RNA sequence: CAUCGCUUCAGGGCGGGGUGUAAUUCCCCACCGGUGGUAUUUUAAAUACUCUCUAUUCAAGAUGAUGAUUUAAUCAGCCCACGAGCCGAUCAGCAUGUGCUGAUCAGCAGAUUUGGUAAAAAGCCAAAGCCGACGGUAUAGUCCGGAUGAAAGAAGACGAGA
Numbered sequence: 001c002a003u004c005g006c007u008u009c010a011g012g013g014c015g016g017g018g019u020g021u022a023a024u025u026c027c028c029c030a031c032c033g034g035u036g037g038u039a040u041u042u043u044a045a046a047u048a049c050u051c052u053c054u055a056u057u058c059a060a061g062a063u064g065a066u067g068a069u070u071u072a073a074u075c076a077g078c079c080c081a082c083g084a085g086c087c088g089a090u091c092a093g094c095a096u097g098u099g100c101u102g103a104u105c106a107g108c109a110g111a112u113u114u115g116g117u118a119a120a121a122a123g124c125c126a127a128a129g130c131c132g133a134c135g136g137u138a139u140a141g142u143c144c145g146g147a148u149g150a151a152a153g154a155a156g157a158c159g160a161g162a
Stems, first nucleotide, its partner, number of pairs: 001161001003160003006156004015029004030142002032132002034082004042073006049067001050065002052062003077130002085108002088105007112128005134145003
């Protein structure tokens, strides 16, 4: 540091009540929010453009601005994309009663409005609302399981290369 190897890390949440033989699964209240991007948020710095003030005479100063511009850092479960997950096909390996594992390809893949401020807001402030793979089990975002897994990605000692 264009890069390659390697290492580490990389998800939170059911507390109370009700019904019932049985529910952390139903009903009422509660609780949670992966990764990257995006700035009308916030902070810092610079410029000395504008305004203001000081000064007093056109030069200057400000240890002024809840002005402007630029730069840097910083954001969203429901804005854009990604990951995990699910379904199928093909191929390979293993297994041999029809499955397991891996690779590739294709498909599926959640949810937001209103008001305020403003030149401008799906990001700020306020309010109300909504969403959450598969298998198991009384119907599960929160329990158990695949998972001591995988992974978007984040960081980095070391090695290689430049």